[in-house]
Predicted 3D model of a 74-nucleotide RNA (c-di-GMP-I riboswitch aptamer) from Desulfocapsa sp.
RNA sequence: AUAUGACAAAGCCAAACCUGCCGCAAGACAGGGACGGAAAGUCACGGGUCUUUACAGAUAGCCGAGCUGCCUUG
Numbered sequence: 001a002u003a004u005g006a007c008a009a010a011g012c013c014a015a016a017c018c019u020g021c022c023g024c025a026a027g028a029c030a031g032g033g034a035c036g037g038a039a040a041g042u043c044a045c046g047g048g049u050c051u052u053u054a055c056a057g058a059u060a061g062c063c064g065a066g067c068u069g070c071c072u073u074g
Base pairs, nucleotide, nucleotide: 002074003073005071012037013036017032018031019030020029022027035061041067042066045064046063047062048059049058050057051056
């Protein structure tokens, strides 16, 4: 540098639900809480899904791509 994968070690994240708060809504944020995750880190670029009368938004823990990263082993 590159590939690999957790049945190792040290760790990390946090579904549903509850409370508070923001938003027209989907949903976001904070605390509690763990269903799960080997990128459940980041990014709204492509597709999907959701919200909105529309404009426009949301979703990265829906799929793909880009960028970055711990450890084992080759």

Of the family's consensus pairs, 94% are formed in the model.
It matches the Rfam family "c-di-GMP-I riboswitch aptamer". Rfam links the family to the GO term cyclic-di-GMP binding. Rfam's curators write: GEMM was predicted in a large-scale screen for bacterial structured RNA regulatory elements. Genes associated with GEMM are involved in a diverse array of functions, including chemotaxis regulation, signal transduction, secretion and chitin.
NCBI's taxonomy places the organism under Bacteria, Thermodesulfobacteriota, Desulfobulbales, Desulfocapsaceae, Desulfocapsa.
The coordinates come from a structure-prediction model, not an experiment, and the mean pLDDT is 85.